[in-house]
RNA sequence: GCGGAUGGCUGGAUGGCCGCGUGCGACAUCGCCCGAGGAAAGUCCGGACUCCACGAAGCAACGGUGCCGGGUAACGCCCGGCCAGCGCAAGCUGAGGGAAAGCGCCACAGAAAACAGACCGCCGGCUUGGCGCCGGUAAGGGUGAAACGGUGGGGUAAGAGCCCACCGCAGUGCUGGCAACAGCAGUGGCACGGCAAGCCCCACCGGGAGCAAGGCCAAAUAGGAACCGCGUGGGUGGUGACGCCCGGGGCCGCUUCACCCCAGCAGGUUCGGGUUGGCUGCUAGAGUUGCGCCGCAAGGGGUAACGUAGAGGAAUGGCCAUCGCGGGGCGCUGGCCCCGCACAGAAUCCGGCUUACAGGCCAUCCGCAGCC
Numbered sequence: 001g002c003g004g005a006u007g008g009c010u011g012g013a014u015g016g017c018c019g020c021g022u023g024c025g026a027c028a029u030c031g032c033c034c035g036a037g038g039a040a041a042g043u044c045c046g047g048a049c050u051c052c053a054c055g056a057a058g059c060a061a062c063g064g065u066g067c068c069g070g071g072u073a074a075c076g077c078c079c080g081g082c083c084a085g086c087g088c089a090a091g092c093u094g095a096g097g098g099a100a101a102g103c104g105c106c107a108c109a110g111a112a113a114a115c116a117g118a119c120c121g122c123c124g125g126c127u128u129g130g131c132g133c134c135g136g137u138a139a140g141g142g143u144g145a146a147a148c149g150g151u152g153g154g155g156u157a158a159g160a161g162c163c164c165a166c167c168g169c170a171g172u173g174c175u176g177g178c179a180a181c182a183g184c185a186g187u188g189g190c191a192c193g194g195c196a197a198g199c200c201c202c203a204c205c206g207g208g209a210g211c212a213a214g215g216c217c218a219a220a221u222a223g224g225a226a227c228c229g230c231g232u233g234g235g236u237g238g239u240g241a242c243g244c245c246c247g248g249g250g251c252c253g254c255u256u257c258a259c260c261c262c263a264g265c266a267g268g269u270u271c272g273g274g275u276u277g278g279c280u281g282c283u284a285g286a287g288u289u290g291c292g293c294c295g296c297a298a299g300g301g302g303u304a305a306c307g308u309a310g311a312g313g314a315a316u317g318g319c320c321a322u323c324g325c326g327g328g329g330c331g332c333u334g335g336c337c338c339c340g341c342a343c344a345g346a347a348u349c350c351g352g353c354u355u356a357c358a359g360g361c362c363a364u365c366c367g368c369a370g371c372c
Base pairs, nucleotide, nucleotide: 001368002367003366004365005364006363007362008361009360010359012323013322014321015320016319017318018317020035021034023032024031025030037343041354042353044352045351046350047349048348049210050209051208052207055257056256057255058254059253062206063205064204065203066202067081068080069079070078071077082096083094084093085092086091097201098200102199103198104195105194106193119141120140121137122136123135124134125133126132149167150166151165152164153163154162168190169188170187172185173184174183175182176181214280215279216278217277224271225270226269227268228267229265230264233246234245235244236243237242247262248261249260250259287306288305289304290303291302293300294299324341325340326339327338328337329336330335
């Protein structure tokens, strides 16, 4: 210098005028302060908070997660590692538990796609030879994503783990590591093809709804509840209080046990109800930043400082000037003119993931080439 990898930051600045919104002020007019984001987005995952539901135990069903260790309030997130694939490398990618529990599937091609089998070929026999037939073989050919270990040697009629060496694979032992896993030694002639983003098995996790949650105040009308009164599931025993059997409901998966309740209605009394409206929940938090400490890191802990959207159909905008950046044109030295400045935009809050984003900047690392 060229090409590449990873992580991060920023994403117009200043001033003036007008406008919009909350708040404050001796506020009808006026003045003052403040007023979007890294994603405020998608609403995908995890929580805080709130209300509802929930007698106990067991089983089942449904949904989710899935290498190991750590972080965290929690997670399907993050960090560190392992293994596999890709890359010369820096690095990147991975629904990454189980296929000797069972079922199912493996298109096309091919002889054969899973208890193996034999199309061409090779070898032997029947034959003088050929055609053909019988037998052996699985080395060679061909098909496929995948062909029942691979390479080499011995062996053989030809062949074959038939035998041997190495590699692979499966048990065993030892060593290292918290572990996933790795290395080494020795044994076995090789068994167990692939798919679980097919059913399934195993382990772990999981009530529902969401700030239009929810709470408070509260005009009028209707509806509601409790108690009093008549009365009170069916059968039966008892004078009666009460008991027994059966049924139904609470009980919206099933079983067992336990508990509670059982038409209807004219009237009286009391409680209450919550449409519209107002207030609240409401923004100080698993907070941000700086500096030490612990940790490879994610992060933890200490300390100091900082700290203003909170509007509910919902404000956050426009113009001008100067500067900055980018593009175009004119002029041709130092200038002038025009256009543009990404994606987008709060609605209870927080941690993540994903997606969008013009331009600019920083750090670390890798490969190649050249020069010193």

Background
Bacterial RNase P class A from a Pseudomonadota bacterium, 372 nucleotides, folded computationally. The gene name in the source record is rnpB. The model forms 96% of the base pairs in the Rfam consensus. The prediction has a mean pLDDT of 75. The sequence is in RNAcentral, with records from ENA. It matches the Rfam family "Bacterial RNase P class A". The family's RNA type in Rfam is ribozyme.